A computed fold for a 1521-nucleotide RNA from a metagenome, annotated as small-subunit ribosomal RNA. Model confidence (mean pLDDT): 83 of 100. Its Rfam family is "Bacterial small subunit ribosomal RNA". Rfam links the family to the GO terms ribosome and structural constituent of ribosome.

[in-house]
RNA sequence: AGAGUUUGAUCCUGGCUCAGGAUGAACGCUGGCGGCGUGCUUAACACAUGCAAGUCGAACGAGAAAGGAACUGCUUGCAGUUCCGAGUAAAGUGGCGCACGGGUGAGUAACGCGUGGGUAAUCUCCCUUUGUAUUUGGGAUAACAUUUCGAAAGGAAUGCUAAUACCGAAUGAAGUUUUACUUACUUAGGUAAGUAAAAUAAAAGUAAGCCUCUCCCUGGAAGCUUAUGUACAAAGAUGAGCCCGCGUCCCAUUAGUUAGUUGGCAGGGUAAAGGCCUACCAAGACAUCGAUGGGUAGCUGGUCUGAGAGGAUGAUCAGCCACACUGGAACUGGAACACGGUCCAGACUCCUACGGGAGGCAGCAGUGAGGAAUUUUGCGCAAUGGGCGAAAGCCUGACGCAGCAACGCCGCGUGAGUGAAGAAGGCCUUCGGGUCGUAAAGCUCUGUCUCAAGGGAAGAAGUUAUUAAUUGUAAAUAGCAGUUAGUAUUGACGGUACCUUAUAAGGAAGCACCGGCUAACUCCGUGCCAGCAGCCGCGGUAAUACGGAGGGUGCAAGCGUUAUUCGGAAUUAUUGGGCGUAAAGGGCGCGUAGGCGGGCCCGUAAGUCAGAUGUGAAAUCCCACGGCUCAACCGUGGAGGUGCAUAUGAAACUGCGGGUCUUGAGUAUGGGAGAGGAAAGCGGAAUUCCUGGUGUAGCGGUGAAAUGCGUAGAUAUCAGGAGGAACACCGGUGGCGAAGGCGGCUUUCUCGACCAAUACUGACGCUGAGGCGCGAAGGUGUGGGUAGCGAACAGGAUUAGAUACCCUGGUAGUCCACACAGUAAACGGUGAUCACUAGGUGCAGCGGGUAUUGACUCCUGCUGUGCCGCAGCAAACGCAUUAAGUGAUCCGCCUGGGGAGUACGGCCGCAAGGCUAAAACUCAAAGGAAUUGACGGGGGCCCGCACAAGCGGUGAGCAUGUGGUUUAAUUCGACGCAACGCGAAGAACCUUACCUGGAUUUGACAUCUCAGGAAUCUUCUGGAGACAGAAGAGUGCCCUUUUUGGGAGCCUGAAGACAGGUGCUGCAUGGCUGUCGUCAGCUCGUGUCGUGAGAUGUUGGGUUAAGUCCCGCAACGAGCGCAACCCCUAUCUUCAGUUGCCAUCAUUAAGUUGGGGACUCUGGAGAUACUGCCCCGGUGAACGGGGAGGAAGGUGGGGAUGACGUCAAGUCCUCAUGGCCUUUAUAUCCAGGGCUACACACGUGCUACAAUGGGCUGUACAAAGGGCAGCGAACCUGCGAGGGUAAGCGAAUCCCAGAAAACAGUCCUCAGUUCGGAUUGGAGUCUGCAACUCGACUCCAUGAAGUUGGAAUCGCUAGUAAUCGCGGAUCAGCAUGCCGCGGUGAAUACGUUCCCGGGCCUUGUACACACCGCCCGUCACACCAUGAGAGUUGAUUGUACCAGAAGUUGUCGGCCCAACCAUUUAUGGAGGGAGGCACCUAAGGUAUGGUUGAUAAUUGGGGUGAAGUCGUAACAAGGUA
Repeated sequence: AGAGUUUGAUCCUGGCUCAGGAUGAACGCUGGCGGCGUGCUUAACACAUGCAAGUCGAACGAGAAAGGAACUGCUUGCAGUUCCGAGUAAAGUGGCGCACGGGUGAGUAACGCGUGGGUAAUCUCCCUUUGUAUUUGGGAUAACAUUUCGAAAGGAAUGCUAAUACCGAAUGAAGUUUUACUUACUUAGGUAAGUAAAAUAAAAGUAAGCCUCUCCCUGGAAGCUUAUGUACAAAGAUGAGCCCGCGUCCCAUUAGUUAGUUGGCAGGGUAAAGGCCUACCAAGACAUCGAUGGGUAGCUGGUCUGAGAGGAUGAUCAGCCACACUGGAACUGGAACACGGUCCAGACUCCUACGGGAGGCAGCAGUGAGGAAUUUUGCGCAAUGGGCGAAAGCCUGACGCAGCAACGCCGCGUGAGUGAAGAAGGCCUUCGGGUCGUAAAGCUCUGUCUCAAGGGAAGAAGUUAUUAAUUGUAAAUAGCAGUUAGUAUUGACGGUACCUUAUAAGGAAGCACCGGCUAACUCCGUGCCAGCAGCCGCGGUAAUACGGAGGGUGCAAGCGUUAUUCGGAAUUAUUGGGCGUAAAGGGCGCGUAGGCGGGCCCGUAAGUCAGAUGUGAAAUCCCACGGCUCAACCGUGGAGGUGCAUAUGAAACUGCGGGUCUUGAGUAUGGGAGAGGAAAGCGGAAUUCCUGGUGUAGCGGUGAAAUGCGUAGAUAUCAGGAGGAACACCGGUGGCGAAGGCGGCUUUCUCGACCAAUACUGACGCUGAGGCGCGAAGGUGUGGGUAGCGAACAGGAUUAGAUACCCUGGUAGUCCACACAGUAAACGGUGAUCACUAGGUGCAGCGGGUAUUGACUCCUGCUGUGCCGCAGCAAACGCAUUAAGUGAUCCGCCUGGGGAGUACGGCCGCAAGGCUAAAACUCAAAGGAAUUGACGGGGGCCCGCACAAGCGGUGAGCAUGUGGUUUAAUUCGACGCAACGCGAAGAACCUUACCUGGAUUUGACAUCUCAGGAAUCUUCUGGAGACAGAAGAGUGCCCUUUUUGGGAGCCUGAAGACAGGUGCUGCAUGGCUGUCGUCAGCUCGUGUCGUGAGAUGUUGGGUUAAGUCCCGCAACGAGCGCAACCCCUAUCUUCAGUUGCCAUCAUUAAGUUGGGGACUCUGGAGAUACUGCCCCGGUGAACGGGGAGGAAGGUGGGGAUGACGUCAAGUCCUCAUGGCCUUUAUAUCCAGGGCUACACACGUGCUACAAUGGGCUGUACAAAGGGCAGCGAACCUGCGAGGGUAAGCGAAUCCCAGAAAACAGUCCUCAGUUCGGAUUGGAGUCUGCAACUCGACUCCAUGAAGUUGGAAUCGCUAGUAAUCGCGGAUCAGCAUGCCGCGGUGAAUACGUUCCCGGGCCUUGUACACACCGCCCGUCACACCAUGAGAGUUGAUUGUACCAGAAGUUGUCGGCCCAACCAUUUAUGGAGGGAGGCACCUAAGGUAUGGUUGAUAAUUGGGGUGAAGUCGUAACAAGGUA
């Protein structure tokens, strides 16, 4: 620091996702050790049990027991007394503490917290310092005892007693309060100090020691000393209360809130200011700078993340706050409205004798519950800290430790070295090997950790006791206080850390991942199944993506997953984004608040800036050093802390105050332009209607029609009239207006802009949240009006349908007046204002100048409105002085698509509806611009038997192929063109792959090993045959050193490796082929252009059969294609003449023979044709038209030749081949059958339907081929197919071989025929082992359909179609098929509108699997979330009222009372208690509202879902833009 994902590809916009860090975590798998931390995030849910706050006898009274000892009585174990236990335990009065420490985060949006201030508006136990005092009396009461109530908890009565408990009196400096005066300070309100006067309030003792002083006097008392306590005052320290500035979450679909409310005066209350409370007076106070309401939340230091700014968070530690079962209340106290206190109410739990009581773990453990989830009912007060105490000490679940948990961080280990036969084994393999892998084993070492044994700390300082010395106090060697030294004593952890020794590599490795992102690849299994998945996406038989294995990668006592958070995300943009088309400019104006604002001068110092001071707790972060062996962790010091406050200074800028200026803005004067607005009046053309005339059968309308109108007289035409609406031409990217918008003419009223010249005001300006106004069409209301047009509606057409498009009618509406509505693609899809930044050229308005007699013209200024274009900007398209450029100010708006501009709520509206405006859920895209293709019922140009013009076919019968059906099998493949006389150039057996049956199993075939044998041939038996059995003949070739030798080939047998497969996959493949298409295209290098995909070249103008050529051009060249080169054919020359030929000569029946090379022909080599020549057109081009010559003329004709690619086209059954399957069978052999079936349908052909013909007879003329297991003449024979015999020929020689149409003659004369030949019967021939299923041919007989073919469709442009025959391959035999050959030999092409196919350019596109594309909506089904809903049921809150516990305060009186006072001793007073009443008030209740949640018959739309239904709305002119 980025990456993946929208596309065929590209750039952009934009979301989603990933890689990083973190956690109080949880879950899965795994787990050796140690250190340091951390551990109910959920139910502030309920809690059994134990512990968590006591202590002081040096404040006080009282005071046991067990046990022990002694003595006495008396007796052998009982009673009593005394002492010890012991002034102990337990309880009580009193003091201090219990407000700390510990827990939790429910509540709280608040002066709660943070930060900085204030308190001149306050308090402060304990502590420190200073000063003074501590005098003198009194009455009670608990404990206790007795009695008594109660189940208990707990009381009641009577009696006794003490205090540092309680209550008087004295004293009173300072203090407090009041009044008066003075001084100082001050926030101007007061405050502080001093002086004077008045009023007012204290106390408590205890412990130890000693006699110096006084008295009794071994000693003690008063007293003294010391310590401690007590009271008052002052001060400090600490802590707390209160107040203020600033900061502190979300919702405006919460906009108004408030009656103690805001202020004042007086009073009350408090430690203290204050409506804190009360009475009265005033009517204020808060709020868009967000009041009120709702939701959520403890706040902070910090923590996590981030480069930072920020964002998220608030566990542990620390500060503050709040709470303690829920709600309310006060008491005590220095402090509480009190976690382990009290009272009341409520809920819950427990006890109960049913009368009544008890309780509060959000202390530490622990339990249940909830939950994904969070520990021991441990040890100790040794340390640190706290309470009490003089102290010892006691208490302390604070704390220190231990236990549990990989929950986190940190550290260590699980061994090290050597070791190649690269072991075995696993996995893979191209079978060679590779890999796990020096890994293991083996050998040599080490000893961390674990384990065992032995030793063994630091943490301990104190306190106390004691000994010694010493200082102070004092009368004192006492006591007390202190110092120093010694001794003794104190450790939960723990026999722990640590050290040593011994044994032994021994006890110690897993988890995730391996398609891309993202490091890491193979095999097997599975077969859109099972499954994976963070995103993209994998899986439908060769899955690096599923599962397993081997291997690898990463991390490691952990590793993954899940959840959350920051980052990446510049994806809320202050740093740091945008708004023409991607989301986004308000429809337009006026204008309030607000924001911003011209030049100069003076002042001020709020902002701003500078240094300074205080603060910013500690911990944390950072730096340095240090301590645990290191680290984590810890200690010490430093730095930092952007903030706040105070005070000082500066004065440029902003602000503020004052002055001044004219350039911004405005006013005045003079002009001209304009569909600017409003009102009134007027005008002509046209449509329609009415009246009348003329006139007659149609009119109208359409693609074509019909509905409709018309003989009751239409349409047409003429004249007259009525009425409404709109204003042709001018008219123009012309004008005006803020926008919407404005168009005949005239008048009236009226707004704004512009130009020119001067004068005036003196910043008066810009923008503009709310607000107000204007605002097309359509719509609404009321009243008019209505000619034309025309939603709805009706009819006619169209159509599969047609609730549409088209036609005939036609109501609202369109028009006017008044009112509402308030929206549009209200668009320049571009907010307003100001300034700046090259130009060129139009148009409109108004000026200036030159020139001219004048007009036109030319130059120039301002304003408006267009086009082109530079820089710049932009994703591109494009914008470009009228900016989308460069800057400034203000406003509005956007943040993925869908859901949705929808629901709910609110506001507006008569309604329709408008404005404001979500969420659940769902997807990984949606989108912009441009590119290349493809496509279009888009355009242009061009071609093709594509159409047109012609000729001939496809209908019948038969042949053949296919489908279907049938069958034991009818083997398989091929399916639009481009399957269907195709593979198959030939199925009776064979072929043959299929079926039935019979056989074989190393096999019919290949290689290897061993044994035997020559190979081979003949015969016999069984059998359908394969095969099985038997007999006989017979030995070869090569090398050989003689040989019982070896080798090659062949046969037989045996065993296994293996053979075999026309079994599957053509969608795993090679090769071959078809097709577009013999169409003219397809590309590359370099350069250039573009961010890029790409473009250019290859487009353009011509031309061509052609990307053929020419010209032009940011292109220049090149390649594969085209053409040419090749073959055949057409003409000629030359060479050569046999088997070919024969003009001349001879000869013959015959080129038969001699002869000849002239000709034909054959086959070698050449020539020829190139737009070369002429004319015309064209650019003096390419090229085209015409002509000449020529055998041939513009590629002469034909063939071969098939670019880049497309169709997962065809073929695993030609061949080859991966994988899979099979192996006594899917292999092999044999016999028979089948591939030849037959209601039917289709394709391709043959023969015909006849007279341009058929039959018969006669007579001509080919080419190209084939031939030895062959062609077979001639002769004989048969009606014939053929047979017999046999010459010639391996072929320019012989044979097949008669060519047939044609021509000549004759018959038939238009008929189902002398046409046609199917079918069938009979008889034969040939091939073959064999013609039954199932061959061809011959003869005789038979004589079907068919009389030119519906719809539709096929071929062909010249030696072609049509027609005629001939040959060949295959082949024993079998052709109407196929491949060739020649004979005869046409018609037509105006032309490119249309159909089909193709090429180029261009255009649109929402297509890219590319129109056989994409895609919309209803309906049906399933699921999901959501709105409405008669209601039902919760939560919360407001208002009104009822009722009112405890309690404070006040008040009341025929109640009660020790201290003090008075006293007449009866009582009274002061004061207190209890009780009653009043105010306030919690829970509760009634009524009625608000807000919010759950749920509901039914209902609305929405989303998603596999191949459902109906149509085809959109994308192309999408077929009605």